Context: one part of a larger RNA
RNA sequence: UGACGGGGGCCCGCACAAGCGGCGGAGCAUGUGGUUUAAUUCGAUGCAACGCGAAGAACCUUACCAAGCCUUGACAUGCAGGAAUUAGUCCUAUGAAAGUAGGAUGACAGCUCUUCGGAGUCGGAAUCUGCACAGGUGUUGCAUGGCUGUCGUCAGCUCGUGUCGUGAGAUGUUGGGUUAAGUCCCGUAACGAGCGAAACCCUUAUCAUUAGUUGCCAGCGGGUAAUGCCGGGAACUCUAGUGAGACUGCCGUUGUUAAAACGGAGGAAGGUGGGGACGACGUCAAGUCAUCAUGGCCCUUAUGGCUAGGGCGACACACGUGCUACAAUGGUCUAUACAAAGGGUCCCGAGACCGCGAGGUGGAGGCAAUCCUUAAAGUAGGCCCCAGUUCGGAUUGAAGGCUGCAAUUCGCCUUCAUGAAGCCGGAAUCGCUAGUAAUCGCGUAUCAGCCAUGACGCGGUGAAUAUGUUCCUGAGCCUUGUACA
Numbered sequence: 001u002g003a004c005g006g007g008g009g010c011c012c013g014c015a016c017a018a019g020c021g022g023c024g025g026a027g028c029a030u031g032u033g034g035u036u037u038a039a040u041u042c043g044a045u046g047c048a049a050c051g052c053g054a055a056g057a058a059c060c061u062u063a064c065c066a067a068g069c070c071u072u073g074a075c076a077u078g079c080a081g082g083a084a085u086u087a088g089u090c091c092u093a094u095g096a097a098a099g100u101a102g103g104a105u106g107a108c109a110g111c112u113c114u115u116c117g118g119a120g121u122c123g124g125a126a127u128c129u130g131c132a133c134a135g136g137u138g139u140u141g142c143a144u145g146g147c148u149g150u151c152g153u154c155a156g157c158u159c160g161u162g163u164c165g166u167g168a169g170a171u172g173u174u175g176g177g178u179u180a181a182g183u184c185c186c187g188u189a190a191c192g193a194g195c196g197a198a199a200c201c202c203u204u205a206u207c208a209u210u211a212g213u214u215g216c217c218a219g220c221g222g223g224u225a226a227u228g229c230c231g232g233g234a235a236c237u238c239u240a241g242u243g244a245g246a247c248u249g250c251c252g253u254u255g256u257u258a259a260a261a262c263g264g265a266g267g268a269a270g271g272u273g274g275g276g277a278c279g280a281c282g283u284c285a286a287g288u289c290a291u292c293a294u295g296g297c298c299c300u301u302a303u304g305g306c307u308a309g310g311g312c313g314a315c316a317c318a319c320g321u322g323c324u325a326c327a328a329u330g331g332u333c334u335a336u337a338c339a340a341a342g343g344g345u346c347c348c349g350a351g352a353c354c355g356c357g358a359g360g361u362g363g364a365g366g367c368a369a370u371c372c373u374u375a376a377a378g379u380a381g382g383c384c385c386c387a388g389u390u391c392g393g394a395u396u397g398a399a400g401g402c403u404g405c406a407a408u409u410c411g412c413c414u415u416c417a418u419g420a421a422g423c424c425g426g427a428a429u430c431g432c433u434a435g436u437a438a439u440c441g442c443g444u445a446u447c448a449g450c451c452a453u454g455a456c457g458c459g460g461u462g463a464a465u466a467u468g469u470u471c472c473u474g475a476g477c478c479u480u481g482u483a484c485a
Stems, first nucleotide, its partner, number of pairs: 001485002003482003007479004012474002015469002019432004026324008034315002042053002064310002067307004073133001077132006088105007108123001110121004135299002138297003144293002146288003149284001151282001156195006162171003175186003201276004206244007216233002220231003247270001250264005313451001326425001330384007342373003347366002352361003391422001396417007438461007
C1' cells in the first nucleotide's frame, strides 16, 4: 500500500420489511445430469451453465454411428507431360445411391478451301497422368486476435507539476455539508487535468409551423339500402420535417450571504419527466480454436471426400425453465364494441362456391398510410348450481386435411369417440415500486412444413404496498486490528 475480520461509524440497492403474483405437489413442453446405446455429435457447469450456442434436427442441416465407395481429391493455384478426342449430351449393365464398367453421338474461336453438306490446320478452355499441394467442426481458449459475460450504470480509476517522507509511498481523492453521482459548495500544501458520472443521440408525453396522398371529413353541395361514396375542403385526427418547451427559471421557508433541501405557483410535463442506446481502470489464466481469424502440434488411400440408412427424439430416475389447470371474479352458447406494431411477389390472398371442420376450388386487389391480415379479455342475454362436475384436458382408438421426393423411427392441424393426474401444493425459493405487477390477445424473425407453451416486439384492461433500516444479502467511503501478500 492492499486484502481479510462472526471490528466500529456513515450510506445505498426489490437487500430485508410492507404487499401482489408465482416456483417447489399434478399433467405436458423444453434444456441438463445420469443411465442406456453401434451412435445417442460437440460446446456451456455457483451467482454469471441448464426454452443456453440452436432466429426452426424427417432428408439436407450433421459435426456422430454401422455400411457401400473415392484418393491431386467436393474446392484453389502453379509446373511438367500425354491423348487427340476427350468436355458436354444420351443410352446400357450393376447398385439403396454414390460409384464402377461399357457403348453411342460429338461441340467452340481464328485462318484456309468449299459443290454451302462440309473438310483441313491451330490454339483458348476443358480433360487425363504425375508432382507441388488441397482438405481437417482433429488438439491446445493455460500460446493468441476478435467478440462476449460478470462485479455494475456500481462511482469509482488515474496522471502532470509542486510539497512531505531515507524509502516503499503519501498528499491531491481526506475533512464539514450536499447529491442518483469523486454531483456541487465551503475548507484545505496543494494547483490543475484525463478516463468514467452528467450532457450531446434515439424514442415517448404538449404546442406551433410547413406539407395534404394512399390518410382525415367540421362546414357547403350531390348521391346510396349502407359506406368520405362523389364534387370539394385543409379546419380536426393523423402522418413526418422544422422549431418552441423544463432551467430549481419564479415565490416562500430552512441552510454558512454557499451548494442544496422542503413546500407552492404557473404548466401538457417539475426537480435526471418516462424508456432506450451508451459499460471507466480492472477482476474471474471467466466463455468461445465449432462464427471467423490465427501460432504450435497431429492426420494425409485418412482424423480428408461422396452416398443411402440410422442417430442427435432412447428412459428406472434426478434437477432447472416454462405452459395448462385444479374452477362460479368461473365454464359454455348466442349477439355485439374498441388497438398498436409489424409482414407480404417463388409472396399476402378478399367476396363467392364446396366441406361439420382442418381445408379445397377460384383469383378481385395489392411491390402497399391504397389490397390482405376477425383482436381477446370487455359488454348484453340464456344455461350450468359446487360435483372430480357442462371443472380439467393428458392418454388412446378411428376417420381425415396440409407441407414436402419422402411424415415408420420422427411433423403440424381437424372431426368423432375416450376422459388420466389434479380440489391451490412440505422444507425451501423467485419476480415486481406504476401504466409497473397481474391479466388479455396481436405480430415478427428463423421457416417447404414444424414439434413455438420458446425468443423478440406491440398494444388492451389495470392494482396493492413501502411505518422503516434492527436483521439477511451485495456494493461504496472513512477508520481500527492482523502471526496474510